[in-house]
């Protein structure tokens, strides 16, 4: 080189309209949003190799609560047909579906815990051989 320890920085969006109601951005009818890492047959550049891109629902974190403060323990979620093809829950085309905790007329979207924590991510410094 890797690997490791340390430092800085950065690290989440979102009810338009309209109904009922004495009160809902909570219902109801319609809108809108989609964290991180990993797969990965799209797309991009390119002779090619490489590089970069590409899933809310496939796989695994993360954010709450407990504790012996984590490598643990609890909780908390969701896709189907149908094309194309050797190969797709990831392409392409429909049609669906989810969304901690606490507060309130039942809230993924509103206030609050939170000027927090994070999963990571980028940079930089040590550094053995």
């Nucleotide at each position: 080189a890797a690997a490791g320890u340390c430092c800085u920085u950065c690290g989440g969006g979102g009810u338009a309209g309209g109904g009922u109601g004495a009160a809902a951005u909570u219902c109801c009818c319609g809108a809108c949003c989609g964290g991180c890492g990993g797969u990965g047959a799209u797309g991009a550049c390119g002779a090619a190799a490489a590089u970069c891109u590409a899933a809310g629902c496939c796989c695994g974190c993360g954010a709450g609560c407990c504790u012996u403060u984590a490598u643990g323990g609890c909780a908390g979620g969701a896709u189907u047909u149908g094309g194309u093809g050797a190969a797709a829950u990831u392409c392409c085309a429909a049609a669906g579906c989810c969304g901690a905790c606490a507060g309130u007329a039942u809230a993924g979207u509103c206030u609050g815990g939170a000027u927090g924590g994070g999963a990571g991510a980028a940079g930089g410094a040590c550094a053995a051989g």
Molecule: FMN riboswitch aptamer (RFN element)
Organism: Psychrobacillus vulpis